[in-house]
Molecule: Bacterial RNase P class A
Organism: Holophaga sp.
RNA sequence: GAUGUGGACUAGGGCGCCGCUGCGGGUAACCGCAGAGGAAAGUCCGGACUCCGCAGGGCAGUGGGCCAGGUAACACCUGGGCGGGGCGACCCGACGGACAGUGCAACAGAGAGUAGACCGCCGAUGGCCCCUUAGGGGGAUCAGGUAAGGGUGAAAGGGUGGGGUAAGAGCCCACCGCCGGACUGGCAACAGAACGGGCAUGGUAAACCCCCCACGGAGCAAGACCAAAUAGGCCGACGUACUCCGCAAGGAGCGAGGAUUGGCCCGAUCGAGUCGGCGGGUAGGUUGCUUGAGGUUCGCAGUGAUGCGAAUCCCAGAGGAAUGGCGUCACACGACAGAAUCCGGCUUACCGGUCCACCACGGCC
Numbered sequence: 001g002a003u004g005u006g007g008a009c010u011a012g013g014g015c016g017c018c019g020c021u022g023c024g025g026g027u028a029a030c031c032g033c034a035g036a037g038g039a040a041a042g043u044c045c046g047g048a049c050u051c052c053g054c055a056g057g058g059c060a061g062u063g064g065g066c067c068a069g070g071u072a073a074c075a076c077c078u079g080g081g082c083g084g085g086g087c088g089a090c091c092c093g094a095c096g097g098a099c100a101g102u103g104c105a106a107c108a109g110a111g112a113g114u115a116g117a118c119c120g121c122c123g124a125u126g127g128c129c130c131c132u133u134a135g136g137g138g139g140a141u142c143a144g145g146u147a148a149g150g151g152u153g154a155a156a157g158g159g160u161g162g163g164g165u166a167a168g169a170g171c172c173c174a175c176c177g178c179c180g181g182a183c184u185g186g187c188a189a190c191a192g193a194a195c196g197g198g199c200a201u202g203g204u205a206a207a208c209c210c211c212c213c214a215c216g217g218a219g220c221a222a223g224a225c226c227a228a229a230u231a232g233g234c235c236g237a238c239g240u241a242c243u244c245c246g247c248a249a250g251g252a253g254c255g256a257g258g259a260u261u262g263g264c265c266c267g268a269u270c271g272a273g274u275c276g277g278c279g280g281g282u283a284g285g286u287u288g289c290u291u292g293a294g295g296u297u298c299g300c301a302g303u304g305a306u307g308c309g310a311a312u313c314c315c316a317g318a319g320g321a322a323u324g325g326c327g328u329c330a331c332a333c334g335a336c337a338g339a340a341u342c343c344g345g346c347u348u349a350c351c352g353g354u355c356c357a358c359c360a361c362g363g364c365c
Base pairs, nucleotide, nucleotide: 001361004358005357006356007355008354009353010352013329014328015327016326017325018324020035021034022033023032024031025030037336041347042346044345045344046343047342048341049219050218051217052216056266057265058264059263061215062214063213064212065211066080067079068078069077070076081095082093083092084091085090096210097209101208102207103204104203118150119149120146121145122144125143126142127141128139129138130137131136158176159175160174161173162172163171178197179196180195183192184191185190223287224286225285226284233278234277235276236275237274238273242253243252244251245250258270259269260268294313295312296311297310298309299308300307301306
């Protein structure tokens, strides 16, 4: 100089006039303070909180899946292991099991897992033919042998080299690869050198499945309070059994339809009403509603996520939905885009600007 990788901040600004919402002050006029995001989006995960008379057990179902930590919790984050990509800084991983079982791999190919002989090579041994000094030699190949060479395929019976053989083959050997038990390091996942072994028990589970772990449900339109109004209306189904006390009303016991916020079963609880349909009234107000697993700064511990301590700050609460309009100035000419109970994450969208660290390339000193 010009790229790349990993992170942090910002997200139009200044001025003037008018306007909006909340809180506080004030009799009032008015004054003061605050007022949309890094994703507010998606509604994908996890919770806080509220409610449901079992929320207990099981089956089905859903989700997760290397190890160790963090966290209120998680499918998130941090650190590590293994595998893959990149010259590298770094990035990615749906990362338990193929010896429980089932399935799949079109076509091609001899053969695709109880998996092979198409082309080739050999043809020693048995057979055929020729020659012969009758010892043998030669030839083509049949039977047979072979899986080193070639071909097919995404993938083909470990790889390279040597020995050996009729030609070959882990048949044997060396190295690599694979497997095994002990040893060493590590909390662990795993890794390592040596030794030994057979020279191979293919791939796929983001196929079904097996194994391990987790999981009540509904949701601020949750819920709470106040006020008001109507027709405590009509119809249907199932059921109200029995025993005791009591004049009766009623009470107790027991049984039972039914109910208990995803489905089914068991259990438990409540239990004479329950379930279904038609029709009518009200849908108004207050609250929940923003002080939090909160922010910032500093210190300590830790590789880190984070934790602990101290100090300091209050930072939107609308209710058909609040920050808008007009003018002007400069510029880096402004994208994606607007809270609705709240918080921790993930994913997606995105115009620019500033800063830090690191990698590789080129040049100069």